This is a predicted complex of two RNAs, RNase P RNA and transfer RNA, with 435 nucleotides together.
RNA sequence: CAAGUUAGUUGGAUGAUCGCGGCAGCAACGCUGCUGAGGAAAGUCCGCACUCCAUAGAGCAACGGUGCCGGCUAACUGCCGGGCGGGGUAACCCGCCGGAAAGUGCCACAGAGAAGAUAUUGCCUUUUGAUGUUCGCAUCAGAUGGCGAGCGUGAAAGGGUGGUGUAAGAGACCACCAGCGUCGUUGGUAACAGCGGCGGCUCGGUAAACCCCACUGGGAGCAAGGCCAAGCAGAAUGCAAGAGCUGCUCGCUCUAUCUAACAUUCGGGUAGGCUGCACGAGGUGUCUGGCAACAGGCAUCCCAGAUAGAUGAUCAUCACCCUUUUAGGGUACAGAAUGCGGCUUAUAAACAGACUUGAGAA
RNA sequence: GCGGGUGUAGCGUAGUGGUUAACGCGUCUGGUUGUGGCCCAGAAGACCGUGGGUUCAAAUCCCACCACUCGCC
Numbered sequence: 001c002a003a004g005u006u007a008g009u010u011g012g013a014u015g016a017u018c019g020c021g022g023c024a025g026c027a028a029c030g031c032u033g034c035u036g037a038g039g040a041a042a043g044u045c046c047g048c049a050c051u052c053c054a055u056a057g058a059g060c061a062a063c064g065g066u067g068c069c070g071g072c073u074a075a076c077u078g079c080c081g082g083g084c085g086g087g088g089u090a091a092c093c094c095g096c097c098g099g100a101a102a103g104u105g106c107c108a109c110a111g112a113g114a115a116g117a118u119a120u121u122g123c124c125u126u127u128u129g130a131u132g133u134u135c136g137c138a139u140c141a142g143a144u145g146g147c148g149a150g151c152g153u154g155a156a157a158g159g160g161u162g163g164u165g166u167a168a169g170a171g172a173c174c175a176c177c178a179g180c181g182u183c184g185u186u187g188g189u190a191a192c193a194g195c196g197g198c199g200g201c202u203c204g205g206u207a208a209a210c211c212c213c214a215c216u217g218g219g220a221g222c223a224a225g226g227c228c229a230a231g232c233a234g235a236a237u238g239c240a241a242g243a244g245c246u247g248c249u250c251g252c253u254c255u256a257u258c259u260a261a262c263a264u265u266c267g268g269g270u271a272g273g274c275u276g277c278a279c280g281a282g283g284u285g286u287c288u289g290g291c292a293a294c295a296g297g298c299a300u301c302c303c304a305g306a307u308a309g310a311u312g313a314u315c316a317u318c319a320c321c322c323u324u325u326u327a328g329g330g331u332a333c334a335g336a337a338u339g340c341g342g343c344u345u346a347u348a349a350a351c352a353g354a355c356u357u358g359a360g361a362a
Numbered sequence: 363g364c365g366g367g368u369g370u371a372g373c374g375u376a377g378u379g380g381u382u383a384a385c386g387c388g389u390c391u392g393g394u395u396g397u398g399g400c401c402c403a404g405a406a407g408a409c410c411g412u413g414g415g416u417u418c419a420a421a422u423c424c425c426a427c428c429a430c431u432c433g434c435c
Base pairs, nucleotide, nucleotide: 001358002357003356004355005354006353008351009350010349012318013317014316015315016314017313018312020036021035022034023033024032025031026030038333042344043343045342046341047340048339049338050221051220052219053218057250058249059248060247061246063217064216065215066214067213068082069081070080071079072078083097084095085094086093087092098212099211103210104209105206106205107204121150122147123146124145126143127142128141129140130139131138132137159177160176161175162174163173164172178202180199181198182197183196184195185194186193187192225275226274227273228272234266235265236264237263238262241255242254243253244252282301283300284299285298286297287296288295289294319331320330321329322328323327363434364433365432366431367430368429369428372387373386374385375384380418389405390404391403392402393401411427412426413425414424415423
């Protein structure tokens, strides 16, 4: 210098005028002061807090979720560190990463065969017939038996190479190698890795097919829930049991013992206010421990709370970008709705850290 | 706030692991007709919403995202 990898930050600034929401004060129905969107407020994909249903209970089943190891966290399918596998020259990135020797299913076309496989390609022994003949036999066709090597098909063919052996052959046997299982040992908290012995010789792929194994999950959601005010018209059905948000059994709670009450359904009324509701797993800075995620200590700060939804507009100066170049235009993605921790997605422009590879120069 | 569905040629649909994704309408070309339509023959037209993964093989299975749409309180 070029190419690349990775972890981040900022998200126009200041002032004036007018306007809107909230809070506080007051000489009080209008003035003054303070304050007023985000890193994603988004998607609603996960996990919680909080509230009600029983305090969220037990067993079986069903339906899901998670799936290498250790740690962090309130919790998680999240994060950090490590192992294994894959990709890349490398920095680094990706992984739904338990089980296919528990069982079932599927593997199109081609091919003999797609799973404990074997013949209309083949090799070989014996034998029959035909043809040729140098009378040794050769070729062709068929039968009986043996074989699983070769050719070939396919994404994938039942270990590989060499030798022994045989009529021909084959882990049938032997040597080495690969892989699997198992035992021991070394390192490591563990996943796992290394080494050695033994075994049968070898078991195809697919679980993001059913399934099996281990762990695990109660439901609903701030329109939850609590209080107040206003308003209205009841009717039908149910039965000694009924209801309590998957089924059954148990248990618990509530209601009920007959013109009532309760439950369900239909109908009628309301469309208001207060609360929940913002001091919190809170922010910022710094120190300590830890490789890190994170935890702890100290200091400091108070930081939207509306209810169909406020957070805007104009002007001036400055910063950056574009263009018809000295005047115009623009400054991304997007906007709170109970709150919090993650993930994912969108994002103009600018800033800057660490690392890798290649080339050149010293 | 909670939950579901759909996406395939210009339009409407089929295809639920296996050859080069099928059908109707429409479009284009030719024929027929004096001309147009109907009709006949033929052709073109799809990266199966986007990206990644599983598998020998993906429109189909899995994950994430995008767009549209429906339901409940």
It holds a member of the Rfam family "Bacterial RNase P class A". Rfam's curators write: Ribonuclease P (RNase P) is a ubiquitous endoribonuclease, found in archaea, bacteria and eukarya as well as chloroplasts and mitochondria. The family's RNA type in Rfam is ribozyme.